[in-house]
Context: one part of a larger RNA
RNA sequence: ACCGGCGAGUUAUUGUAUUAUGCAAGGUUAAGUUGAAUAGACGGAGCCGAAGCGAAAGCGAGUCUUAAUAGGGCGACUUUAAGUAUGAUGCAAUAGACCCGAAACCGAGUGAUCUAGCCAUGAGCAGGUUGAAGGUAAGGUAACACUUACUGGAGGACCGAACCGACUUACCCGGAAACGUGAGCGGAUGACUUGUGGUUAGCGGAGAAAUUCCAAUCGAACUCGGAUAUAGCUGGUUCUCCCCGAAAUAGGUUUAGGCCUAGCCUUGUAGUUAAGCGUCUUGGAGGUAGAGCACUGAAUAGAUGAUGGCGUCGCAUAGAUGUACUGAUUUUAAUCAAACUCCGAAUGCCAAGAUUGUAUAUGCAGGAGUCAGUUUAUGGGUGAUAACGUCCAUAUGCGAGAGGAAAACAAUCCAGACCAUCAGCUAAGGUCCCAAAUUUCAUGUUAAGUGGGAAAGGAUGUGGAGUUGUCUAAACAGCUAGGAGGUUGGCUCAGAAGCAGCCAUCCUUUAAAGAGUGCGUAAUAGCUCACUAGUCGAGUGACACUGCGCCGAAAAUGUACCGGGGCUAAACAUGAAACCGAAGCUAUGGAUUAUAUAGUUAAUAUAUAAUGGUAGGGGAGCGUUCUAAUUGCGAUGAAGGUGGAUCGUGAGGACUGCUGGAGCGAUUAGAAGUGAGAAUGCCGGU
Repeated sequence: ACCGGCGAGUUAUUGUAUUAUGCAAGGUUAAGUUGAAUAGACGGAGCCGAAGCGAAAGCGAGUCUUAAUAGGGCGACUUUAAGUAUGAUGCAAUAGACCCGAAACCGAGUGAUCUAGCCAUGAGCAGGUUGAAGGUAAGGUAACACUUACUGGAGGACCGAACCGACUUACCCGGAAACGUGAGCGGAUGACUUGUGGUUAGCGGAGAAAUUCCAAUCGAACUCGGAUAUAGCUGGUUCUCCCCGAAAUAGGUUUAGGCCUAGCCUUGUAGUUAAGCGUCUUGGAGGUAGAGCACUGAAUAGAUGAUGGCGUCGCAUAGAUGUACUGAUUUUAAUCAAACUCCGAAUGCCAAGAUUGUAUAUGCAGGAGUCAGUUUAUGGGUGAUAACGUCCAUAUGCGAGAGGAAAACAAUCCAGACCAUCAGCUAAGGUCCCAAAUUUCAUGUUAAGUGGGAAAGGAUGUGGAGUUGUCUAAACAGCUAGGAGGUUGGCUCAGAAGCAGCCAUCCUUUAAAGAGUGCGUAAUAGCUCACUAGUCGAGUGACACUGCGCCGAAAAUGUACCGGGGCUAAACAUGAAACCGAAGCUAUGGAUUAUAUAGUUAAUAUAUAAUGGUAGGGGAGCGUUCUAAUUGCGAUGAAGGUGGAUCGUGAGGACUGCUGGAGCGAUUAGAAGUGAGAAUGCCGGU
C1' cells in the first nucleotide's frame, strides 16, 4: 500500500411540541397482592386538571395594595371555554451523552543491578627520566653561615604501556553498534582507577553546576488508580429517492476562529375588506451629483490706498509734503471647498389611487444552520485617484451552479442541468487546417507580421477632409549668370573694411543687390545667402484637424506577447447574405411534485405550472439481525460462493448454469449492537 472483518447521536429519568389511541369535567394508578405469566384481576396512597389572588394569616369570582367603596396589579366574566393516561417521533435538561485524541493535576506504591554523592572492605598502576629536603665527608668560620663532592629519593614532577578518558579526522548513519570502529589525541602515584557490599527517592535525592543524573525515560522518574479528567480545538461520522432551501450581517459578550438574541431557511397551523411585491399616475419630505460665490473660509492680477515705517520742510508734541516700503477697506476681472451654499437634479424613499401584472405578506408553534466570505461594475473613505490592498454602500454572480465562449482560467460573456432521443432553431462566440461552420459579397485602410504587449517624446510613412499663400504676366527644385557704387558708414579699437561691440541704417546705378544671412581672416581677402535675369514647363509652399501605421521597446529552463500550423488577409473599419454553435428554446415519449376541475373519499383522469443545489428543515422508501402470528421452500440439493444478455427512478429484487452439502424464506406487525471509503482509525492476511 491493497483486501477482509470491526468501527461513531445510544440508554435512563424528566420537561416540551407534534402525532396515534382510550376515557372525558374528569383522567390515571405507584409500590404491593393474586396469578405459570411481562396477560388479566385487585390496589385510589399519590399525581395532573376543573379558581384565583396574596409574602402569609386568609379571603374567594374575586383578591392584593390602601384610611379608602379611589386608582392600579394579577384573575374571572364574553367570544373561540378540555383535560388526562399510555405509546411513537423531534428537541432540550441531567448524566462520559456522536466517536477517537492531549499536554497536564492529584493519590497510593515500585525503583540507586544504569548513573551521582557518601560509607565499609579489598585490588591495580610495564619501563624509563628528573633528582627537593635531609644525611655523610672535605673545605670554610671564633662559632654559625656558606661552598664542593657523594649519598638520599621528594613531587596533584617529566616521557610512556596496562587502565581511565574522549580533542581531531575518516568510516558508519534501515550501522557490526539505539553513540561504535580505524588513525592520531589527553591523564597515567593521584582531587587516580576499579571489584564487592551498603546508603540517600520524586512537593524528593544526588550534583568540581551542564536543567546534569536518578534503569535506552527527567524543567520534575516509573506503575496502578481518580478516569470515558477536560478539550470554545483538529480529524472522522456508514443505504436510497422526492419537496423547499440559507448565512458569512446587527447588537451584546475577558468577546473577536466561541456563544446569546435578532435577521435570513424550513415544517405545521390560524384568520381576513389579500393585507405582500412589481408597473403606471398623483402628492410629499430632502440638500447629494452638478453648479455657484449671496454667507464662511481659501486664493491670483489690477485699481483704491486707511494704519504703520522711512525721507524732506517745519521752533514744535502739531502740521505740510514725498515714497519702486507695508498693505486694511472698497472695487474690477478670473478661480477653489467633505466638515461653504443664493441655487439644485436624476435615482432612491414615504404615501394615496388604478377596470394594472403577479402571489405573496402577517401572527403563533416545532426544527435549524449561519456570525472567516469573495469577484466584477458603480458611488466613496484610506492608500500613491498603487495592489488579486483595506474599509463602507448599491447591484450581480461565485459561495451552494453543471453546460457553451474566453487555448487552459470559482467570481468575466452567454445560459439556469427532472429523464431519454444518431431530430430541429438559436445565444455568446465563431466559419483556411488542427476543429463544427464562408478560402462569402461590397467599399476602403494597413506593409508594420502592425494585427499578435506599453508611455512621455520624435519623424517629408501613408489615407481622408479643410484653411491659407504662390504660379503659363512662368511658380517650387535644379543649372548658368549677376549680387554693384558713395563706403573701410560713424564711433570704438592695436586692427574693426557687411559679419567683436555701440549708434544710425540713407542715397545712387540698376533686371536685382541688406550700410548685409551664415562660414571665414590678425585685419583685408575668399566662399555663400537674401534679391534679380536666363534656362526649364506644371504645379509648388505653410498651417491646424483626423484614420491606420514607424521609432522609443533589454531578462533570466526553450521559440514563448496569435492556443499551434500558418496568414498580406485567414489583419483593421463600415455594411450585406448564409451557416456552425449550449444541458437555452422547440419536437416526441416518460417520471415526480403542486394547484384547479371531475370523482362521496380514495384510486384515477384532464389541464396548467414546476422539478440546479452546500449548511439545513420536511416527506416517502430499500436492505441487515432477532421476536410473534400466519404461510411456504429444501438431499429431485438450503444458506454461502461464482458466472449470466433480467426487473425496478434508486437503495435493491427475481430467475438460471456451475460450486456447495443442511438448513432457509415470504406476508403482517414489533425490537434494534441496523448499512463504511476515508478518522496519520483498530485487528488479521498478502